[in-house]
RNA sequence: CCCCCCGUAGCUCAAUGGUAGAGCAACCGCCUUUUAAGCGAUCGACGAAGGUUCGAUUCCUUCCGGGGGGA
Numbered sequence: 001c002c003c004c005c006c007g008u009a010g011c012u013c014a015a016u017g018g019u020a021g022a023g024c025a026a027c028c029g030c031c032u033u034u035u036a037a038g039c040g041a042u043c044g045a046c047g048a049a050g051g052u053u054c055g056a057u058u059c060c061u062u063c064c065g066g067g068g069g070g071a
Stems, first nucleotide, its partner, number of pairs: 001070007010024004018054001026042001028040003047063005
């Protein structure tokens, strides 16, 4: 310098154009003599900026960060 992949909640991952979800974690409550386990409820996220579209996590462009390959 060129090519490819990835970026979503504190962590691990879904959602392939139409209300952003799950598990674990956190917090609160129930249960228990207490703790753990179990049950219920709550909180919490689309890497950034533009474009297309009635509507973008999703499609396009650039940038940022991480990984891999080639020279």
This is a predicted structure of a 71-nucleotide RNA (transfer RNA) from a Minisyncoccota bacterium. RNAcentral records the identical sequence in 2 taxa. The organism belongs to Minisyncoccota, within Bacteria. The coordinates come from a structure-prediction model, not an experiment, and the mean pLDDT is 81.